RNA sequence: AAGCAAUUAGCUCAACAGGCAGAGCGUCUCGUUUACACCGAGAAGGUUAAUGGUUCGAUUCCAUUAUUGCUUA
Repeated sequence: AAGCAAUUAGCUCAACAGGCAGAGCGUCUCGUUUACACCGAGAAGGUUAAUGGUUCGAUUCCAUUAUUGCUUA
C1' cells in the first nucleotide's frame, strides 16, 4: 500500500434474505438465613462505533470515516 472480517447492555454473544432489540454472566432490590452463600421473585442498564443516503420503516441495504484482527506485497 491492497484485500477480507468484526464493531449491538459493564462482559461474552444472539437477533439479520428490512417490520416492537434479546439471552447468559454481572449489578441493584425483595424473600429465604442468626449471618454469608446458594436458591426464588423482580428491577435497572442500549442514541445497535460515527456521519450521511435509500425506504412508509434500517442492528439489517449503500457510501465514507474510525478502531481492532487476519492475509498479501
A computed fold for a 73-nucleotide RNA from Pharyngomonas kirbyi, annotated as transfer RNA. The source organism's lineage runs through Eukaryota, Pharyngomonadea, Pharyngomonadida, Pharyngomonadidae and Pharyngomonas. Its mean pLDDT, the model's own confidence on a scale to 100, is 81. Rfam family: tRNA. By type it is a transfer RNA.